[in-house]
The prediction has a mean pLDDT of 78. This is a predicted structure of an 83-nucleotide RNA (c-di-GMP-I riboswitch aptamer) from a Desulfuromonadales bacterium. The model forms 95% of the base pairs in the Rfam consensus. The source organism's lineage runs through Bacteria, Pseudomonadati, Thermodesulfobacteriota, Desulfuromonadia and Desulfuromonadales. It was read from a public genome assembly, where an Rfam model found it.
RNA sequence: GGAAAAUUAUGCCAAACCAUUUGUGAAAAUGGGGCGGAAAGCCACGGGUCUUAUUGAAUCAACAAGACAGCCGGGUUGCCGAA
Numbered sequence: 001g002g003a004a005a006a007u008u009a010u011g012c013c014a015a016a017c018c019a020u021u022u023g024u025g026a027a028a029a030u031g032g033g034g035c036g037g038a039a040a041g042c043c044a045c046g047g048g049u050c051u052u053a054u055u056g057a058a059u060c061a062a063c064a065a066g067a068c069a070g071c072c073g074g075g076u077u078g079c080c081g082a083a
Stems, first nucleotide, its partner, number of pairs: 012037002017032006035070001041076003045073003048068005054062003
């Protein structure tokens, strides 16, 4: 110096729930909270789940428009470093 890499270090994120705000809604933002997380960083590309003011005759549907990256897969970037 390389490989490998844990029960390590410094830290990070933040489910449910509550408050306020935004949105027709799924949800999102901020604050509290802490179930968990090694990509629970980022990207809606494939599948999936969910929503719909709107459209159509429709309690239903949408090939349209959206939400979820903490549902799975994929892409991409990346911290520590025992024996």